[in-house]
RNA sequence: AGAGUUUGAUCAUGGCUCAGAUUGAACGCUGGCGGUAUGCUUAACACAUGCAAGUCGAACGGAAACGAUGGUAGCUUGCUACCAGGCGUCAAGUGGCGGACGGGUGAGUAACGCGUAGGAAUCUGCCCAGUAGUGGGGGACAACCAGGGGAAACCCUGGCUAAUAGCGCAUAAUCUACGGGGAAAAGGAGGCCUCUUCUUGAAAGCUUUCGCUAUUGGAUGAGCCUGCGUGAGAUUAGCUAGUUGGUGAGGUAAGAGCUCACCAAGGCGACGAUCUCUAGCUGGUCUGAGAGGACGAUCAGCCACACUGGGACUGAGACACGGCCCAGACUCCUACGGGAGGCAGCAGUGGGGAAUAUUGGACAAUGGGCGCAAGCCUGAUCCAGCAAUACCGCGUGUGUGAAGAAGGCCCUAGGGUUGUAAAGCACUUUCAGCAGUGAAGAAAAGCUUAAGUUUAAUACGCUUGAGUCUUGACGUUAACUGCACAAGAAGCACCGGCUAACUCCGUGCCAGCAGCCGCGGUAAUACGGGGGGUGCAAGCGUUAAUCGGAUUUACUGGGCGUAAAGCGCGCGUCGGUGGUUUGGCAAGUUGGAGGUGAAAGCCUACAGCUCAACUGUAGAACUGCCAUUGAUACUGGAAUCCUUGAGUGUGGUUGAAGUAGACGGAAUAUGUCAUGUAGCGGUGAAAUGCAUAGAUAUGACAUAGAACACCAAUUGCGUAGGCAGUUUACUAAACCAUUACUGACGCUCAUGGACGAAAGUGUGGGGAGCGAACAGGAUUAGAUACCCUGGUAGUCCACACCGUAAACUAUGAUCACUAGAUGUUGGCGAUAUACAGUCAGUGUCUUAGAGAAAUCGUUAAGUGAUCCACCUGGGGAGUACGUUCGCAAGAAUGAAACUCAAAGGAAUUGACGGUGGCCCGCACAAGCGGUGGAGCAUGUGGUUUAAUUCGAUGAUACGCGAGGAACCUUACCAAGGCUUAAAUGUAAAACGACUGGUUGAGAAAUCAACCUUUUUUCGAACGGUUUACAAGGUGCUGCAUGGUUGUCGUCAGCUCGUGCUGUGAGGUGUCGGGGUAAGUCCCAUAACGAGCGCAACCCCUAUUUUUAGUUACCAGCGAGUAAUGUCGGGAACUCUAAAGAAACUGCCCGUGCAAACGGAGAGGAAGGUGGGGAUGACGUCAAAUCAUCACGGCCCUUACGUCCAGGGCUACACACGUGCUACAAUGGCGGAUACAAAGGGCAGCUACUUGGUGACAAGAUGCUAAUCUCUAAAGUCCGUCUCAGUUCGGAUCGAAGUCUGCAACUCGACUUCGUGAAGCUGGAAUCGCUAGUAAUCGCGUAUCAGCAAUGACGCGGUGAAUACGUUCCCGGGCCUUGUACACACCGCCCGUCAAGCCAUGGAAGCUGGGAGUGCCUGAAGUCGGUGACCGCAAGGAGCUGCCUAAGGUAAAACUGGUAACUAGGGCUAAGUCGUAACAAGGUAGCC
Repeated sequence: AGAGUUUGAUCAUGGCUCAGAUUGAACGCUGGCGGUAUGCUUAACACAUGCAAGUCGAACGGAAACGAUGGUAGCUUGCUACCAGGCGUCAAGUGGCGGACGGGUGAGUAACGCGUAGGAAUCUGCCCAGUAGUGGGGGACAACCAGGGGAAACCCUGGCUAAUAGCGCAUAAUCUACGGGGAAAAGGAGGCCUCUUCUUGAAAGCUUUCGCUAUUGGAUGAGCCUGCGUGAGAUUAGCUAGUUGGUGAGGUAAGAGCUCACCAAGGCGACGAUCUCUAGCUGGUCUGAGAGGACGAUCAGCCACACUGGGACUGAGACACGGCCCAGACUCCUACGGGAGGCAGCAGUGGGGAAUAUUGGACAAUGGGCGCAAGCCUGAUCCAGCAAUACCGCGUGUGUGAAGAAGGCCCUAGGGUUGUAAAGCACUUUCAGCAGUGAAGAAAAGCUUAAGUUUAAUACGCUUGAGUCUUGACGUUAACUGCACAAGAAGCACCGGCUAACUCCGUGCCAGCAGCCGCGGUAAUACGGGGGGUGCAAGCGUUAAUCGGAUUUACUGGGCGUAAAGCGCGCGUCGGUGGUUUGGCAAGUUGGAGGUGAAAGCCUACAGCUCAACUGUAGAACUGCCAUUGAUACUGGAAUCCUUGAGUGUGGUUGAAGUAGACGGAAUAUGUCAUGUAGCGGUGAAAUGCAUAGAUAUGACAUAGAACACCAAUUGCGUAGGCAGUUUACUAAACCAUUACUGACGCUCAUGGACGAAAGUGUGGGGAGCGAACAGGAUUAGAUACCCUGGUAGUCCACACCGUAAACUAUGAUCACUAGAUGUUGGCGAUAUACAGUCAGUGUCUUAGAGAAAUCGUUAAGUGAUCCACCUGGGGAGUACGUUCGCAAGAAUGAAACUCAAAGGAAUUGACGGUGGCCCGCACAAGCGGUGGAGCAUGUGGUUUAAUUCGAUGAUACGCGAGGAACCUUACCAAGGCUUAAAUGUAAAACGACUGGUUGAGAAAUCAACCUUUUUUCGAACGGUUUACAAGGUGCUGCAUGGUUGUCGUCAGCUCGUGCUGUGAGGUGUCGGGGUAAGUCCCAUAACGAGCGCAACCCCUAUUUUUAGUUACCAGCGAGUAAUGUCGGGAACUCUAAAGAAACUGCCCGUGCAAACGGAGAGGAAGGUGGGGAUGACGUCAAAUCAUCACGGCCCUUACGUCCAGGGCUACACACGUGCUACAAUGGCGGAUACAAAGGGCAGCUACUUGGUGACAAGAUGCUAAUCUCUAAAGUCCGUCUCAGUUCGGAUCGAAGUCUGCAACUCGACUUCGUGAAGCUGGAAUCGCUAGUAAUCGCGUAUCAGCAAUGACGCGGUGAAUACGUUCCCGGGCCUUGUACACACCGCCCGUCAAGCCAUGGAAGCUGGGAGUGCCUGAAGUCGGUGACCGCAAGGAGCUGCCUAAGGUAAAACUGGUAACUAGGGCUAAGUCGUAACAAGGUAGCC
């Protein structure tokens, strides 16, 4: 310090999430030791038991217990009983001090409660210092005794008694109106001395000390007041009656409405009163760079509370945690009459909860209470126990050790890894264990004594020293020493990215994971396990929570045209802010010094525990507040000056500025009259409608209402909304010129009030046209729409409401500054208009600059200043509830639960569009011929079947794989067999058979039986057998793949390097203007070049030359035949097959800058790519193929392998595709007759001859082929048929045959004879073709025994028509534009309904809560009154008044829970209906 996540990619906006630190934590797994801390965050829920506050005999009367001593009695000589307060002591009691501290908790409290800084009208036990006293009397009550009541708690009556208990008197203090009033005290202990009964006792005195009283001052502590600070909500806006102040009185320790009487009517509040919710506050803690944010455990300061509520008493101090009274709830005891209790003290129990410890030890230390002291008490405290709860430290060994062991895991089978890790060898012993030694925490106090100090004092006290006497819970302490053994001591999480760390197996959208993005549907580094690795480590993870990252509430440090965000507009109050000069003040500001800012903590330094955590000492800091003293630039208060801001005046100008009135013409509609006749009107096309009762049309006249053509504009005016015929009246504004006046009067504005389109509302008018609703007609699958015919509200006027709009420049107002260019409106200037210039508006382009970009740019979205409004992810939602406004419609204000990881902006590249432009293609058009109808062939679907094997399925499947299913093929079916078996190879071993034949069983495979058979040996061959290694699968996955192929498309595209440009994705190049078949070329050009494609290079074909002539050829010469290149020969021609030539817009003319185009130009065999082929860019379709082949993974292994015979792939109501044959006369039939090319041929093609009607057969010949052979038909000529279901057509069926083959039944082809079906040119629709093409005619080949071939692939023969043209259909290319699409329009996406789940609103009703108000009742208690009873009296009991807790009751409000029913919302792979939006989204969309 950042990272992930919206997109195909980008930038920016914006949310969500992560990495860090932390915790009084909890949970999961694991766990060796020690130190230091910490430990009910929940029920301020209820509590059994024990302990937590006592002490003083030196205040008192005393003596229940214990002890010592003495005595008496009993006696078992050491016990029991009794006596003795004389002693040590001491129960209970009187009295004093302390129980107001210490300890706990955080319920309440939003407050002078706390923090900080101040203040004046107070009190203060014990303590310190000072002053003065401490005289003299009296009467009681406990205890105790006696009696009584009660279950108990406890109580009553009578009697005795002491005090440092209580009460007078005196004196001092003190008050005074100077008359008087009022009014303190207490003694105890030690020592000495005197008197006397001489040792008991009493009295007086002296002295020391502890007390007591009064008072002054201090210290400490406490009470009170004030400034400032200290949560949230305005969907809480008004609150207040002792309320605010005054006077008087009362009251308090003390000021005060603190209380009361009277008087006045105030006080608080937008700088947030009141109300509601939440909360103890602080030092500090956590986090953060800081500013901040969150928190307020432990420790420390303050406050509040003590079962709940109220109250006072006592006291220095309480309205009192372990005190009292009352009320309430709860618990316990009870003899039912009454009583007792308060763990938010320490332990502990139950309960609640995710969750938090021992019913421990000791007063040794520190501290507290009491006491003269010893001492006693002390769950404060110090220790120990439990808990990895946190922090810190240590250990679990160290060195060596490669055969890189074994085992595990992976593997390309070679190896790699675990891994020097282990083992082994050598060494060490911290910690734990055992044994021993052993600090410090202890200082004092007490007693004895010495010196010093103080003093009058050798008392007392204090300081120091000596001696003596002891004091440790922890504790088996810390530490140290010894002993023995590597011995006793490692886990947890993670490994897709963020984020360090990878592989195998299992699983198969299942099980599961997940912080976010997201993994999992058969090859998961993401699930589970193994191996390996990474991180931390006695811990590691998870969950919860806080801060951080988050500049994501922005003070530091954000924004608002389009992402969320400028109020519709102006006026204007509070507030904020403000031009110029001068002096003065010193509030802000700033300097100095002072007080305070507790300690602890944080930070720094040093030091102590072996280190550290921890602790000690010192320093710094505590950014704050207060009071004080300087400064005066700026801001401010008050004063003063000025004119430039602002305003006023004077003179002009401008305009659809406003309000009211008057007038005008065109058009429309209606009415009357007239002319006139059959339609009018309307639409994409129609219909509804109007019209022979006379429409529409035309003419004249009349009436009505609304709006104002041309001018007219990119114009003008107005604050905005808005404003348009002409004219009058009234009103307002702006600008220009002049520079006379005022003298900062300004700017912006929360609240407020004014205006405010359209629609809508109310009342009354008006109503021509238009026109929601509504009706009808169309369209449509539907059409509650778009279109048409009608038509009501409304639109118009007046008055009154509403108060909203995409009220938009999506841009708040004002002021200043920052280059220009060019239009235009209104002024001024100049000379009238040309025009330098200037002021005010209104537009366009652009600089600097800004911006995420597009864009903005003196009319800013630039640079600054002031003020206001507003924003903080999307949805839920501008919704609900509440409130205000409104007649209503509704408006304003305005949430939450829940839900998602996005939503949104700008720009980019594509794709798409029922966007636009340009261009091409048998794409349309123009033609020719077909398909679709018939029969048949063939393929497919479907159906059927034991099986009808499998694949291919829009174009790009369907005469496709298959270029040939009778068996085989064959993969399918039913049946029968085989199990290392089929084939091949290698190596080894032994054997001799193998083979052949016959017979039987069987469908065959196969099984069984019999016969036959070698070479002399070795070797070799052959054959099977055995062994070992490798089986086999047309089983699955083409969505794991290679290879191959189809298609867009032979379309002209697809890219790169460098440069330039943009924040970037990207762009440029490749766009533009021409031109081309072409991204072909030219020109232009921030591009210059290049690559893959195009073209060319290759093959065939068209012309020709040369060479070469055999099997081809035969012109000329010769020979020969009935005839034929048959023969000699020839090398001319044809042809063959090798090498060349030729065509390049090269030439001419025209157009053009050029490229190029045109010319039926020339020449030429061929002319503009001559024709055809091969050739298929980057890519698209998860296109096709695991069944050609190959291959990963999975699956089968006496079977999903393999053998075999039979069947099936050939089925058949039907549907579709592709073809063949036809329907006839451009024809059929018969006869005669001519001309190819390209191929094939030895298990072959076969001449020829013979036979047969024929298929064919028999014989025979040539040819391993330019040699022999297979070979044309249409055509031409002649004849016939004469428009018919025919002499067309040939299906189907019958009969007889031929051929192939082991075998033609299922299921072959062909031949002959006979039979002679449908069909007379084919609906909607649809296909091919632009020239040697279509059409038509035949020929050949592959496969192949044969053939279902009418198929496929080739070959030649004959040989057309048409193209005006690019509007439209289809496909494609380029540019442009829009986009909410990117799986890319077969896209995206909206709403109702139906289903499930979730939270929420409304709601009759039901049921809680807290607070307030009125009324009733009213405990305890203070205060007041009274007081016939008690008392001598003081006074008291009693009675009573005010106040009041609790309770009851009434009405209303607030706030929860629940609820029949109901409303909308959200979410949920594949529900229904439509298609509203995104493209001109098919009616532009939106408010």

Small-subunit ribosomal RNA from an uncultured prokaryote, 1487 nucleotides, folded computationally. Rfam family: Bacterial small subunit ribosomal RNA. The RNAcentral record of the sequence draws on ENA.